A computed fold for a 480-nucleotide part of an RNA from an uncultured organism, annotated as small-subunit ribosomal RNA, 3' major domain. The RNAcentral record of the full RNA draws on ENA and SILVA.
Context: one part of a larger RNA
RNA sequence: UGACGGGGGCCCGCACAAGCGGUGGAGCAUGUUGGUUAAUUGGAUGAUACGCCAAGAACCUUGCCAGGGCUUGACAUGUCGCUGACGACCUGGGAAACCAGGUGUUCCGCUUCGGCGGACAGCGUCACAGGUGGUGCAUGGUUGUCGACAGCUCGUGUCGUGAGAUGUUGGGUUAAGUCCCGCAACGAGCGCAACCCUCGCCGAAUGUUGCCAGCGGGUAAAGCCGGGGACUCUUUCGGGACUGCCUGAGUAAUCAGGAGGAAGGAGAGGACGACGUCAAAUCGGCAUGCCCCUUAUGCUCUGGGCUGCAAACGUGCUACAAUGGUCGGUACAGUGGGAAGCGAAGCCGCGAGGUGUAGCUAAUCCCCAAAACCGGUCUCAGUUCGGAUUGGGAGUCUGCAACUCGACCCCAUGAAGCUGGAAUCGGUAGUAAUCGCGGGUCAGCCAUACCGCGGUGAAUACGUACUUGGGCCUUGUACA
Repeated sequence: UGACGGGGGCCCGCACAAGCGGUGGAGCAUGUUGGUUAAUUGGAUGAUACGCCAAGAACCUUGCCAGGGCUUGACAUGUCGCUGACGACCUGGGAAACCAGGUGUUCCGCUUCGGCGGACAGCGUCACAGGUGGUGCAUGGUUGUCGACAGCUCGUGUCGUGAGAUGUUGGGUUAAGUCCCGCAACGAGCGCAACCCUCGCCGAAUGUUGCCAGCGGGUAAAGCCGGGGACUCUUUCGGGACUGCCUGAGUAAUCAGGAGGAAGGAGAGGACGACGUCAAAUCGGCAUGCCCCUUAUGCUCUGGGCUGCAAACGUGCUACAAUGGUCGGUACAGUGGGAAGCGAAGCCGCGAGGUGUAGCUAAUCCCCAAAACCGGUCUCAGUUCGGAUUGGGAGUCUGCAACUCGACCCCAUGAAGCUGGAAUCGGUAGUAAUCGCGGGUCAGCCAUACCGCGGUGAAUACGUACUUGGGCCUUGUACA
């Protein structure tokens, strides 16, 4: 100087408390461990692994296994030799890859018509290719975490023999090393804040979306038509909030309250992550040193596996019901996506779906709501709760192909489960809870995941003793 303390002081955070909903019990989905296996590819492992890499494992993907094949190679550049346009088609063997054989075609320039040169391809030769093989403890790059915590340092000066200290401590204040006052310090840098984006109010501009707002036409109804530039909205530009004003406290910074205002004292959310820590993660995104393989640790194909199951754990979905189930009626969104696409109306089918093609290169057409609300029924029951599991289908769809191993539909079957031990998680407001919708990946989909969107819409916070993590000062130490 740090680190540590079941030392002290001050302070903060959904850290506790208060309140709400969960997890831990059930069934299923998914990830992991274990065990199994020819293989069940590999990585990630307290917090910071475990719906993670993977934003799509039937083939492909694919890295694993079994078997069949190839060896200048599936891919790149170059050298030499030979041959020929390349391509295409056929036959045989084969699971395919591939192997063997055959048919047929003959590029460009120059030309003395002999040939030469070039492009492309094939065969052979040599350099080389190739490796998801190893090392993240050789690395770059990127990322997690402490942590949106308020800290981490430097120059000069001063103090100290020196390590170092001071500044950065102190008194206040703040979300903040934020600011004020004081002070052997005076300044500065990286962080904080602000500058950026979204939402909330207003104005201007903008009108193939919106509007009977005002006029006219028109309909069963409808901005449907003429027309309009008011409003909503779209898109851009600007204004607006600064403790600016008032009262009180205070030397000040600032704090408490008030007015006006769409909004207050950081308006709400996001992007943004200091010096560094964990030899943290990643050689399997990519790049890369070294090591290793080279008729194989490379390449290719078929099939299998990654989906296997005594068990354990994580994360979720659906429930256990009456604030509910079911039947009928009937409203109201926003983000987005759409041409090998979205696909309306109509018709067929109990349904998944089929048919059909209108419209749409999309503020124009399409995908497109549910909870809520109104009425009927069920009457507390393992039930009209719950839907696992299983049987059947000459059921549907995608795809070369749904056996291993797809999703969905119909009929039948109806399991566990009556609110969950110890323990544990989330979030402080348009939040939790609850309801549906969209998108990426994608032929299809094991999506209950992830990333977004809107609808309905709470309760509670006395407080900081305790638990946990952190910041500052101080103290002890046989630790570095």